[in-house]
RNA sequence: UUUAGAGUUUGAAUCCUGGCUCAGGAUGAACGCUAGCGGGAGGCUUAACACAUGCAAGCCGAGGGGUAUUUAGUUUUCGGACUAGAGAGACCGGCGAACGGGUGCGUAACGCGUAUGCAACUUGCCCUUAUCGGGAGGAUAGCCCGGGGAAACCCGGAUUAAUACUCCAUAACAAUUAGAUUAGCAUUAAUUUAAUUUAAAAGAUUUAUCGGAUAAGGAUAGGCAUGCGUCAGAUUAGUUAGUUGGUAGUGUAACGGACUACCAAGGCGAUGAUCUGUAGGGGGCCUGAGAGGGUGAACCCCCACACUGGUACUGAGACACGGACCAGACUCCUACGGGAGGCAGCAGUGAGGAAUAUUGGACAAUGGGUGAGAGCCUGAUCCAGCCAUCCCGCGUGCAGGAAGACGGCCCUAUGGGUUGUAAACUGCUUUUGUAUAGGGAUAAAUCUACUUACGAGUAAGUAGUUGAAGGUACUAUACGAAUAAGCACCGGCUAACUCCGUGCCAGCAGCCGCGGUAAUACGGAGGGUGCAAGCGUUAUCCGGAUUCAUUGGGUUUAAAGGGUCCGUAGGCGGGCUAGUAAGUCAGUGGUGAAAUUUUGUAGCUCAACUAUAAAACUGCCAUUGAUACUGCUGGUCUUGAGUGACAUUGAAGUUGCCGGAAUGUGUAGUGUAGCGGUGAAAUGCAUAGAUAUUACACAGAACACCGAUUGCGAAGGCAGGUAACUAAGUGUUAACUGACGCUGAAGGACGAAAGCGUGGGUAGCGAACAGGAUUAGAUACCCUGGUAGUCCACGCAGUAAACGAUGAUUACUCGUUUUCGGGGCGCAAGCUUCGGAGGCCAAGCGAAAGUGAUAAGUAAUCCACCUGGGGAGUACGUUCGCAAGAAUGAAACUCAAAGGAAUUGACGGGGGCCCGCACAAGCGGUGGAGCAUGUGGUUUAAUUCGAUGAUACGCGAGGAACCUUACCAAGGCUUAAAUGCAUAAUGACAGAUCUAGAAAUAGAUUUUUCUUCGGACAGAAUGCAAGGUGCUGCAUGGCUGUCGUCAGCUCGUGCCGUGAGGUGUUAGGUUAAGUCCUGCAACGAGCGCAACCCCUAUCAUUAGUUGCCAGCGUAUAAAGACGGGGACUCUAAUGAGACUGCCAACGCAAGUUGAGAGGAAGGUGGGGACGACGUCAAGUCAUCACGGCCCUUACGUCUUGGGCCACACACGUGCUACAAUGGUCGGUACAGAGGGCAGCUACCAAGCGAUGGGAUGCAAAUCUCUAAAGCCGAUCUCAGUUCGGAUUGGAGUCUGCAACUCGACUCUAUGAAGCUGGAAUCGCUAGUAAUCGCAAAUCAGCCAUGUUGCGGUGAAUACGUUCCCGGGCCUUGUACACACCGCCCGUCAAGCCAUGGAAGCUGGGGGUACCUGAAGUCGGUGACCGAAAGGAGCU
Repeated sequence: UUUAGAGUUUGAAUCCUGGCUCAGGAUGAACGCUAGCGGGAGGCUUAACACAUGCAAGCCGAGGGGUAUUUAGUUUUCGGACUAGAGAGACCGGCGAACGGGUGCGUAACGCGUAUGCAACUUGCCCUUAUCGGGAGGAUAGCCCGGGGAAACCCGGAUUAAUACUCCAUAACAAUUAGAUUAGCAUUAAUUUAAUUUAAAAGAUUUAUCGGAUAAGGAUAGGCAUGCGUCAGAUUAGUUAGUUGGUAGUGUAACGGACUACCAAGGCGAUGAUCUGUAGGGGGCCUGAGAGGGUGAACCCCCACACUGGUACUGAGACACGGACCAGACUCCUACGGGAGGCAGCAGUGAGGAAUAUUGGACAAUGGGUGAGAGCCUGAUCCAGCCAUCCCGCGUGCAGGAAGACGGCCCUAUGGGUUGUAAACUGCUUUUGUAUAGGGAUAAAUCUACUUACGAGUAAGUAGUUGAAGGUACUAUACGAAUAAGCACCGGCUAACUCCGUGCCAGCAGCCGCGGUAAUACGGAGGGUGCAAGCGUUAUCCGGAUUCAUUGGGUUUAAAGGGUCCGUAGGCGGGCUAGUAAGUCAGUGGUGAAAUUUUGUAGCUCAACUAUAAAACUGCCAUUGAUACUGCUGGUCUUGAGUGACAUUGAAGUUGCCGGAAUGUGUAGUGUAGCGGUGAAAUGCAUAGAUAUUACACAGAACACCGAUUGCGAAGGCAGGUAACUAAGUGUUAACUGACGCUGAAGGACGAAAGCGUGGGUAGCGAACAGGAUUAGAUACCCUGGUAGUCCACGCAGUAAACGAUGAUUACUCGUUUUCGGGGCGCAAGCUUCGGAGGCCAAGCGAAAGUGAUAAGUAAUCCACCUGGGGAGUACGUUCGCAAGAAUGAAACUCAAAGGAAUUGACGGGGGCCCGCACAAGCGGUGGAGCAUGUGGUUUAAUUCGAUGAUACGCGAGGAACCUUACCAAGGCUUAAAUGCAUAAUGACAGAUCUAGAAAUAGAUUUUUCUUCGGACAGAAUGCAAGGUGCUGCAUGGCUGUCGUCAGCUCGUGCCGUGAGGUGUUAGGUUAAGUCCUGCAACGAGCGCAACCCCUAUCAUUAGUUGCCAGCGUAUAAAGACGGGGACUCUAAUGAGACUGCCAACGCAAGUUGAGAGGAAGGUGGGGACGACGUCAAGUCAUCACGGCCCUUACGUCUUGGGCCACACACGUGCUACAAUGGUCGGUACAGAGGGCAGCUACCAAGCGAUGGGAUGCAAAUCUCUAAAGCCGAUCUCAGUUCGGAUUGGAGUCUGCAACUCGACUCUAUGAAGCUGGAAUCGCUAGUAAUCGCAAAUCAGCCAUGUUGCGGUGAAUACGUUCCCGGGCCUUGUACACACCGCCCGUCAAGCCAUGGAAGCUGGGGGUACCUGAAGUCGGUGACCGAAAGGAGCU
């Protein structure tokens, strides 16, 4: 000093694997919105694209000649000339121009970094030391004259100087040869002696000095060589011809194949050569806990480059950014003949681009060049300008101030909350700003003059002088809150919430995802949060990511063990001992530039920034030491490994021989009509004799039983018997060797089935194919045939779910049980030991499932492989193959998942158990007819609305002529149809009559309050509160249907599991039942079941009116009609009773069975009410209530008329029938439960009847409404009828303002379809089905054949649970969870995106061979020039 996580796969279930995404930091950035100031930095990342213009390298007269010009003087013919002085530009000469500045093209390299070496080298200017500087010569530029050219520029002649050039002398030195000494690993080096050969110079001047030559040394700067380090690709595996080495030369400052000749055949490469792609390298910078990863802007070091390519010259230094030559491209000038140019210097322009600045000032400072110096030059540099590009700092005010103001926004809205002490207002301050003034601070050192000290010159001081920035910084005064806040966000991650608008639109989005009418997710607003002169977005890098894992991952099932073995390189390796010191460890020395980083201190008011000191720079080199471990060398050992001996095992392999059963075929016999095949059939075979059966013969393939949880093998794999050959394992022994071992890239061998080649073989089976079936189809499953093949031999191929989905080897680590092969002990049973093969399990491990000495445990070594899903094991390339194909093996693009294990459900044409009128067994229906009714559809002005599989459809509606009524048409009203309150006023309004009108309504007439005088009442007016069957049942409450009266659904505590969850609730029994019993890591409990409630069946008690009447009495034709009675029935209250209580059998028990006993009833006696957790976003906003939205002279409300009743058609539910178990007529009997005053009505009497007219009782156990089937007779006699009654004509009755649309009933006449109903389908298990009628609600009446109840008569059948449907429990599989009405695969039109291929066309790069060949260098020559050196020229 030091490590943070989150979202997203699923059922908003779990654990894991695994990707994607986010929060952090950074930038030479860009874009959007916004913007007060200062300081410090930074600023073409793209086109090494092209460049107008200006500037960026000159200096020296103390090297030289000397001109224009000019000053003074003289002179003058007034044009000028001469003398003396000063002297620009240009020229010769010297130094510089190789620095400084720019850029990153190239370069994968000794280019860079680091550490060394040069006994293989150079170094101008600078410093030190020593020595020298004698003499001679000829040119040339300039100037002058002449000429050419448009220009650039060039040519000729004459003349001239030097610190330019040449020669001679001298010579330390150098080179060569010979010798000696010393040193070194060595080539050799140093010193020294002798000889030979060769090479120097320059002067200037003001006399202070400066400059020159040679040699040696130093310093500085370079050159060369070497070790180590330095990107990716093997879909680049071989490469190399000066290549590798040698000899001799050339060349260079110097070594060297650097180059040349000759000789040899080497050199490099899996530790990655060569090739391809990309790239300047480093100090550093960003990030990170670190290790790492990314990067190479600015600053510093090195390299490379200067329009592109090549070349040399000069020079100390260049193969030279602002030099030369040549070639090329481009641009410009031109008189067309020729010329000129190179911003990757500073500014600037165009272009490109998302994008990057001024054609600024100054040499004052620092530095550079030059000069003796003053000085000159310097786009290096110092400054300024532009840009929020980054970092740092400051400010936009502070305090008080509640009527918590106005306004805004929100709400449950008389009111409250919030904006908010915020504002206003009062006081204060003045950073900043504006104005004025000061200040010309520091940076200064130079230079000039003087002084001092020592005395060549340097140092110090004094005076003067030089400032671009600079109207600076800084300081003071005045004024006045005055001049100054935005951006992003507010669903989760992630700090921050409401309203409105919108309505899967518009849009948002980093991931998950928001938006389909109540959006905290879009847009706006209010409010809030975060940061702040900035804030967001985009791009890129690191982090998070332990998601390439050295630190620090994995491979049974998630991605991942090679099919197996052998084996090369490599990696790793037993015990003891000696040596060594390579690895390793420690000390010391050198280096690791500066800057950067860290720490301390200091300077700018702080900070950024800067200075200074220390640390660090984890590295490299050298040296000294240590020796445990590893390595290396030597010795030794036996336990690893191997050999031997003895014993033994096996479906181990190869080859040959042999065998029987079966099958098929052939021949012959017997024999006759079918055989065969299937779910059922057909194709097929068969009277030319099949199948069947008998005998004989032949053929090929496979080996029943034994046989197994067995055995063997490296794996693939191996099965009749036997022989030969071969290999292996195991045990025992401990004789031999003495670490000989393990693993194993590359390589090799083996390697199922199918397949390929050649040649055989072919009985059965059998891809392809044919036919028959099945089917919607059936290129399938089934059947009949049948070719390759299956078999053999020899080759190829090389893959499989080649699986234990588990690499090989070694060691260690609880138990238990079975088995195979050996050994030991034992009579045997058995015990024990070694080696295999299995089961169960402890610890441990694991995400879990599981594994567990045959590890998936604990460790070690080596190999192989993985890194999200898809694309894809595909494409391209390469290798192999006869082919099929195999091996190796991507990318674009696309998704936010893909996946593993386990959990809960749901589902299954999975399994087990069980139930239900579920099937079956029965009875009766529906579906056909007519009609009624509901629905769909259609129609309509409207046919109001809702309900739609089961769970809508005689449903809401238990009563549509008006009303209802919600719909349509027309006509009206607007505080309204109702109610309340308030206000002020009135005593009228209402009613009645009349008129208009369809009515509502409007108008007219008439009559007209009470009072205790307080007021009450009434309507009208005004105001406030309305109203809506308008929408949303997917915003809701309530109510309801359904699964289902199915037996289930849960909780607490405990326990198990990482967890979701499990257990309990499962199991064995039992039940109608999660009913009960037993067992059990469960023990208990709740909601359901059952019971408690009601009706009904029996009895008892009590009570008898309106009910009853046995006995007694009265009365009648008869009758509880009456007196009486409580016995009975009944009524209605209370009780009893039934509990598997008793018996028998079975059973541990619960319980079951028994026409058992008893009992009215027997195992829930029958029926009802009662409906768990939940499901279906089931139904209902039109019963009602209610959120939100919508309408308000209308979507409200009133009225009339119409509609809801339509009618080609389809469906549901019913009624009536089709008849004789019946119809009709006559007679006759018996209920229960209900209703009744605007009602039910006895009775009388009218009408054929519906009904009407009288009249009586009853608000009801009192009166009244009330049966039919049945029974007894008669008739009909099987017909469209005496069945059936639709339809229609006529006439009526009743209700009601009103029966036309559109009522019911009656009478009469009419007399349709229909003769028992296709596929299909419904109800019902006993007082049930079937059948018969009765009553009630609603209601004026009624479309009621409906509904809800009531009783009468009153069956049949259930073997049973295989099947259909539904349900319950357990279990199993699952890729389903919207849950099988699930999920999901493939093809396809058109369009689009990405990638690959493609006849060909075109371009780029590289290699090799050849052709042409510039400048230039080297060599040769050199008749011309020159005294020579040498040069021109030629080659």